[in-house]
Context: one part of a larger RNA
RNA sequence: CUACUCUGAAGGAACUCGGCAAAAUGCAUCUGUAACUUAGGGAGAAAGAUGACCCAUUCUUAGGCAACUAGGGAUGGGUGGCACAAACCAGGGGGUAGCGACUGUUUAUCAAAAACACAGGGCUCUGCAAAGUCGAAAGACGAAGUAUAGGGCCUGACGCCUGCCCAGUGCCGGAAGGUUAAGAGGAGAUGUGCAAGCAUUGAAUUGAAGCCCCGGUGAACGGCGGCCGUAACUAUGACGGUCCUAAGGUAGCGAAAUUCCUUGUCGGGUAAGUUCCGACCCGCACGAAUGGCGUAACGACUUCCCCGCUGUCUCCAGUGUAGACUCA
Numbered sequence: 001c002u003a004c005u006c007u008g009a010a011g012g013a014a015c016u017c018g019g020c021a022a023a024a025u026g027c028a029u030c031u032g033u034a035a036c037u038u039a040g041g042g043a044g045a046a047a048g049a050u051g052a053c054c055c056a057u058u059c060u061u062a063g064g065c066a067a068c069u070a071g072g073g074a075u076g077g078g079u080g081g082c083a084c085a086a087a088c089c090a091g092g093g094g095g096u097a098g099c100g101a102c103u104g105u106u107u108a109u110c111a112a113a114a115a116c117a118c119a120g121g122g123c124u125c126u127g128c129a130a131a132g133u134c135g136a137a138a139g140a141c142g143a144a145g146u147a148u149a150g151g152g153c154c155u156g157a158c159g160c161c162u163g164c165c166c167a168g169u170g171c172c173g174g175a176a177g178g179u180u181a182a183g184a185g186g187a188g189a190u191g192u193g194c195a196a197g198c199a200u201u202g203a204a205u206u207g208a209a210g211c212c213c214c215g216g217u218g219a220a221c222g223g224c225g226g227c228c229g230u231a232a233c234u235a236u237g238a239c240g241g242u243c244c245u246a247a248g249g250u251a252g253c254g255a256a257a258u259u260c261c262u263u264g265u266c267g268g269g270u271a272a273g274u275u276c277c278g279a280c281c282c283g284c285a286c287g288a289a290u291g292g293c294g295u296a297a298c299g300a301c302u303u304c305c306c307c308g309c310u311g312u313c314u315c316c317a318g319u320g321u322a323g324a325c326u327c328a
Stems, first nucleotide, its partner, number of pairs: 001323004006318003010314002014312001019309001027051005036041001038157001052079012080084001092307004097302002099299002104116002120155007132141003158294004163224003168221002170217005177212003183206002188201005225243005252286001253283001264280005
């Protein structure tokens, strides 16, 4: 010096991306326990007290006729130690916010998560020889099921809700009309032949789905404006005008896992805060099942703060074990 183990004055996160690591807590009984809440929880919340051994009294369990034997509890008194859950074993706690409801699942070998799944919600297809899937077929699954069933897609407990646009694309419907293939049709035309004929070509007409066309449909793919003026200080603009659009973003939320400018501005916390929390709204570029906003409980998730605790640090020192190293 390296790995592992232990100890440490004073301070106690000043370390660091970050309390990473370590320390601390730890058991049982008794007391006591907040916000919030889906009334179940939260909760072992938090915060405290007691615990060894001896004696006495008393209650009690099992066995026994009884004497008694083996335990358990309560009350009172006492003894010793630095230390009585005496070793090992054995929760640190609280507050705030984000995301995901939850238990679960996942990148075997750098990612366990906010990703996937989930119960619940919705749309859509499917009437049974079902739809859908595998297969060349036979056949099989679906299902020894039958719309309270099965397939596909989206959302994701629960609560309050889920606005406008059908112009484009998709899907669904539409006995008309337009267009449209083979086929049917055959007016004619051409070649050849004396002719009969043979061969080639061929207009009108007829002719399906599809497309055009006409409607519907957003928990289908998706989309959800600009300019100018205006109130008796100023500022702002309830109001008006105009252009464009299929329609111009409703409720709710908002510098956000989304905010470029930006360390926005104000407030809180600190002596000091690009983070954090609460507001504001000028949303570069939130927004309603590609779900919006809340939400108790839960989380080896992420953020910030506090208490306790400590060699993380100020600032390093020493013990032990194994190596390295030096000497032999």
Molecule: large-subunit ribosomal RNA, domain IV
Organism: freshwater metagenome